Source information
The RNA shown here (glmS glucosamine-6-phosphate activated ribozyme aptamer) has 160 nucleotides and comes from a Deltaproteobacteria bacterium. Lineage of the source: Bacteria > Pseudomonadati > Myxococcota > Myxococcia. Model confidence (mean pLDDT): 76 of 100. Its Rfam family is "glmS glucosamine-6-phosphate activated ribozyme aptamer". Rfam's curators write: This entry contains a glucosamine-6-phosphate activated ribozyme that is found in the mRNA for GlmS. GlmS is an enzyme that uses fructose-6-phosphate and glutamine to generate glucosamine-6-phosphate.
[in-house]
RNA sequence: AUUGCGAGAGUAGCGCCAGGACUCACGGGUCGAAGCCGUGAGUUGACGAGGUGGAAGCAGUAUCGAGAGUGAUCGGCGGAUGGCUUCCCGGCUCCACAGUCGAUAGAGGCGAUUCAAACCGCGCGGGUGAUCGCGCGACAAAGGCAUCUCAGGUGGCAGG
Numbered sequence: 001a002u003u004g005c006g007a008g009a010g011u012a013g014c015g016c017c018a019g020g021a022c023u024c025a026c027g028g029g030u031c032g033a034a035g036c037c038g039u040g041a042g043u044u045g046a047c048g049a050g051g052u053g054g055a056a057g058c059a060g061u062a063u064c065g066a067g068a069g070u071g072a073u074c075g076g077c078g079g080a081u082g083g084c085u086u087c088c089c090g091g092c093u094c095c096a097c098a099g100u101c102g103a104u105a106g107a108g109g110c111g112a113u114u115c116a117a118a119c120c121g122c123g124c125g126g127g128u129g130a131u132c133g134c135g136c137g138a139c140a141a142a143g144g145c146a147u148c149u150c151a152g153g154u155g156g157c158a159g160g
Base pairs, nucleotide, nucleotide: 014078015077016076017075019074020044021043022042023041024040025039026038027037028036047065048064049063053088054087055086056085057084058083089102090101091100092099094156095155096154097153106150107149108148109147120137121136122135123134124133125132126131
């Protein structure tokens, strides 16, 4: 370096399912079916963008839009990079404090620009089915960038 085998990672808009909804089988029901009831086995149950200095604590519907809209993106559980507080580290001034932020390291405003997946359409594949997967095609907002405004304190040390 190559090949084979095994394990781990490529999770945090993430995982799960006791309710609901839906499917299939069996039983009941029925003249026979269907609706309906029961049992069992299944399916579905949030679409991406953005987001973590370290430690601890607290609370708990943790940012942004897209879709849908008869309620199924319903309802619930767990977690979480969001929020607040304290300490430590770091940026903003050489140092300290205060403030603010997190290696893109101050706040705010306006405008412009860029960026997604699902849904949907078409094509195809798995499944008896609910439904799942793949390929191609479109469109955001926040954030970021640019610009403007505001803030940029107090003390110390050194130099002029």